Context: one part of a larger RNA
RNA sequence: GGAUGAACGCUGGCGGUAUGCCUUACACAUGCAAGUUGUACGAGAGUUUUUAACUCAAGUAGCGGACGGGUGAGUAACACGUGAGAAUUUGCCUUCAGGAGGGGGACAACAACUGGAAACGGUUGCUAAUACCCCAUAUGCUUUCGAGUGAAAUGAAUUUAUUCGCCUGAAGAGAAGCUCGCGGCUGAUUAGCUUGUUGGUGGGGUAAGAGCCUACCAAGGCGACGAUCAGUAUCUGGUUUGAGAGGACGAUCAGACACACUGGAACUGAGACACGGUCCAGACUCCUACGGGAGGCAGCAGUGGGGAAUUUUCCGCAAUGGGCGAAAGCCUGACGGAGCAAUACCGCGUGAGGGAAGACGGCCUAUGGGUUGUAAACCUCUUUUUUCAGGGAGGAAUCAAUGACGUGUACCUGAAGAAUAAGCAUCGGCUAACUCCGUGCCAGCAGCCGCGGUAAGACGGAGGAUGCAAGUGUUAUCC
Numbered sequence: 001g002g003a004u005g006a007a008c009g010c011u012g013g014c015g016g017u018a019u020g021c022c023u024u025a026c027a028c029a030u031g032c033a034a035g036u037u038g039u040a041c042g043a044g045a046g047u048u049u050u051u052a053a054c055u056c057a058a059g060u061a062g063c064g065g066a067c068g069g070g071u072g073a074g075u076a077a078c079a080c081g082u083g084a085g086a087a088u089u090u091g092c093c094u095u096c097a098g099g100a101g102g103g104g105g106a107c108a109a110c111a112a113c114u115g116g117a118a119a120c121g122g123u124u125g126c127u128a129a130u131a132c133c134c135c136a137u138a139u140g141c142u143u144u145c146g147a148g149u150g151a152a153a154u155g156a157a158u159u160u161a162u163u164c165g166c167c168u169g170a171a172g173a174g175a176a177g178c179u180c181g182c183g184g185c186u187g188a189u190u191a192g193c194u195u196g197u198u199g200g201u202g203g204g205g206u207a208a209g210a211g212c213c214u215a216c217c218a219a220g221g222c223g224a225c226g227a228u229c230a231g232u233a234u235c236u237g238g239u240u241u242g243a244g245a246g247g248a249c250g251a252u253c254a255g256a257c258a259c260a261c262u263g264g265a266a267c268u269g270a271g272a273c274a275c276g277g278u279c280c281a282g283a284c285u286c287c288u289a290c291g292g293g294a295g296g297c298a299g300c301a302g303u304g305g306g307g308a309a310u311u312u313u314c315c316g317c318a319a320u321g322g323g324c325g326a327a328a329g330c331c332u333g334a335c336g337g338a339g340c341a342a343u344a345c346c347g348c349g350u351g352a353g354g355g356a357a358g359a360c361g362g363c364c365u366a367u368g369g370g371u372u373g374u375a376a377a378c379c380u381c382u383u384u385u386u387u388c389a390g391g392g393a394g395g396a397a398u399c400a401a402u403g404a405c406g407u408g409u410a411c412c413u414g415a416a417g418a419a420u421a422a423g424c425a426u427c428g429g430c431u432a433a434c435u436c437c438g439u440g441c442c443a444g445c446a447g448c449c450g451c452g453g454u455a456a457g458a459c460g461g462a463g464g465a466u467g468c469a470a471g472u473g474u475u476a477u478c479c
Base pairs, nucleotide, nucleotide: 001479002478003477004476006475007474008473009472010471013348014347015346016345017344018343019341020340021306026304027303028302030301031300032299035063036062037061040060041059044056045055046054047053048052070259071258072257080183081182082181083180084179085178088176089175090174093172094171095170096169097168098167099166101135102134103133104132110125111124112123113122114121115120140149141148142147155164156163157162158161185231186230187229192222193221194220197219198218199217200216201215202214203213204212234256235255236254237253238249239248240247241246261282262281263280264279265278284295285294286293287292312338314337315336316335320334321332322331323330324329351381352380353379354378361372362371363370364369386416387415388414389413390412391411395405423468424467425466426465427464428449429448430447434463435462436461437460438459444451445450
């Protein structure tokens, strides 16, 4: 000198664009953050123009809650980056080929009875389906080529001709799992480490290779090219500094990983060992009729605590995107916006021209004057900004309608009036900028050298000056 997710002191006019718990992965009141489908199904309720329509939605069922959003605790690891690979899976989407034959029994809802304070249940009875099951068959799969195994919803809607669905196979796209080469922290005041350990065979297991698991056999495997142990740490694109090489960092944005009160486990599913699912254990909090129950903000706001320190319990689904739906649409604290904060960067303004009796006042003085200083007053202008009034987009795609922002934003026009707007630090040298008064090794200053003990350009005040400017100094950290 540059930089910052900064903080603190003093000060503070406006706009645009960004950014905003770096500390306790500490504990959380309250509200919202994942639903949707009646064109899958049966009962029920409501409304009306009642002989049919429309609406609602508890339950069964389907799809989605594995995305999106948060955080960085753990992790030195195939976690990440990059390059390669073979033994795999894949809902929705696209393309192609083929199929949908026959039959069955239930269970919710509901009703009755009943347990419990509640959470939540129990028994009996009735019922539908694109829910469930059986038989058959198939290009499929297994195969010792004999055979074995093995699918579906005569669904839904209506203009009765289609659309949306169902099952199987093949291919694609995108996604995911797995393996390997190389790369990136510190310590030897850590030198030896390892028994499922290293390899083989049999068996099991997985979507898939493998000590992944198991029985037996062999005794291997790693290590000064740093194993093991300990400490620290998410990784990368990048950010910052530097001429570069390099160094430091990894907020926002983007990709990957990991986690979801702590630990463990599986279920469902194409996909999870699942943030707002389940079960068990633990700590904590809450309810209780003491028998038993409920909860998980590292989602968005917000609260307490910690801290030098980090915002509103806001508006809207109008746009973009996502889930469901045939659609209308519903949901969406993703997102779009507004609010707060000089937190950062950028831009603009706080007036312009004239004006010497060089006014008054202040300060200094050798008392002559010098300086503040064209500065002010005063004259003539201008209106960026400000206030008021009028007009008024674009963001809307798609014939129309549809805008949170915004009871009108940006922008344009008109009017008024210099009006509404300057501070902070420094002035001994480094380092731009000097005098007076006070103090008297005191009070104090200080980044380094060093100032202060009676004439202090270094302390405190004043006048003046210098630097930067809506900021300016200090502190912290990096180059």
Background
Small-subunit ribosomal RNA, 5' domain from an uncultured bacterium, 479 nucleotides, folded computationally. Model confidence (mean pLDDT): 85 of 100. The RNAcentral record of the full RNA draws on ENA, Greengenes and SILVA. Its Rfam family is "Bacterial small subunit ribosomal RNA". Gene Ontology terms of the family: structural constituent of ribosome and ribosome.